Context: one part of a larger RNA
RNA sequence: UCACGGUUAAGGAAUUAGGCAAAAUAGCCCCGUAACUUCGGGAGAAGGGGCGCCAGCGCGAGCUGGCCGCAGAGAAAUGGAGAGGGCGACUGUUUAACAAAAACACAGGGCUAUGCUAAAUCGCAAGAUGAUGUAUAUGGCCUGACACCUGCCCGGUGCCGGAAGGUUAAGAGGAGAGCUCAUCGCAAGAGAAGGCUUGAAUUGAAGCCCCGGUAAACGGCGGCCGUAACAAUAACGGUCCUAAGGUAGCGAAAUUCCUUGUCGGGUAAGUUCCGACCUGCACGAAUGGUGUAACGAUCUUCUCACUGUCUCAACCGUGAGCCCG
Numbered sequence: 001u002c003a004c005g006g007u008u009a010a011g012g013a014a015u016u017a018g019g020c021a022a023a024a025u026a027g028c029c030c031c032g033u034a035a036c037u038u039c040g041g042g043a044g045a046a047g048g049g050g051c052g053c054c055a056g057c058g059c060g061a062g063c064u065g066g067c068c069g070c071a072g073a074g075a076a077a078u079g080g081a082g083a084g085g086g087c088g089a090c091u092g093u094u095u096a097a098c099a100a101a102a103a104c105a106c107a108g109g110g111c112u113a114u115g116c117u118a119a120a121u122c123g124c125a126a127g128a129u130g131a132u133g134u135a136u137a138u139g140g141c142c143u144g145a146c147a148c149c150u151g152c153c154c155g156g157u158g159c160c161g162g163a164a165g166g167u168u169a170a171g172a173g174g175a176g177a178g179c180u181c182a183u184c185g186c187a188a189g190a191g192a193a194g195g196c197u198u199g200a201a202u203u204g205a206a207g208c209c210c211c212g213g214u215a216a217a218c219g220g221c222g223g224c225c226g227u228a229a230c231a232a233u234a235a236c237g238g239u240c241c242u243a244a245g246g247u248a249g250c251g252a253a254a255u256u257c258c259u260u261g262u263c264g265g266g267u268a269a270g271u272u273c274c275g276a277c278c279u280g281c282a283c284g285a286a287u288g289g290u291g292u293a294a295c296g297a298u299c300u301u302c303u304c305a306c307u308g309u310c311u312c313a314a315c316c317g318u319g320a321g322c323c324c325g
Base pairs, nucleotide, nucleotide: 001320002319003318004317005316006315007314008313010311011310014309019306027051028050029049030048031047036041038145052067053066054065055064056063057062068072080304081303082302083301084300085299086298087296088295092104093103108143109142110141111140112139113138114137120129121128122127146291147290148289149288151221152220153219156218157217158214159213160212161211162210165209166208167207171203172202176198177197178196179195180194183190184189222240223239224238225237226236249283250280261277262276263275264274265273
């Protein structure tokens, strides 16, 4: 000097990104116990008191008296507590070996496909799973307990339905054309049948165009100007554009750039925190919105208790170090 263990005056988080680490709490019995709440909880809430040994009495729980120590749950083991907020309802699951979470799952909700040789999936097939099931079933997608709710837009994309018209493949069709050639012609040339090549009209399904529907399908949900008897603001009006212009609720938020917004609270002092405001750069309704008791090795702020985290360091114990092997 290092590692591990232990003790510490006064102070008690001043340390630090952060009480990280340590300390503190702890068992059993009795008393007592708030907000809130889904009436189950919250709750071991919180906060207090008791605890050894001997004798007597009592069926017993226990009661009465006495005795000892600094200390009686005499060692070990054995909850720190409270308040506010975010997220996720919850118990669960996960990155085997840097992430346990607000991520995944979940019960519940919805949409959609599927009538059974089901849809879907694997396989070239046979066949198999689905299922020895049958729509209260099975598959896919989204949301995620519960409470209150879930607005407007079908123009684009997708899906579903429709079949009148337009377009459209192979195929069918075969007008016509070319080559060849009997034959005709003095020649130029013409050219039947056949063969070969080519090939117009016409016909020809789905699809697409088209017509409707559908947003708990993918998605989207405006701008400018003016106006009230101070000023400010604009219930109101005008105008342009759109498929429709964001409803309820929430809002500097896990979302707010400007921003440490402004006001209030907490502190002597608060870029964090809590409550408001609304100017939402760029919330918003199952890519769910807003609440919510309980729950959480979750994230965040504060308080009490407690402490060598610190002011500021000191001492003790064990091991390491230095040499040889």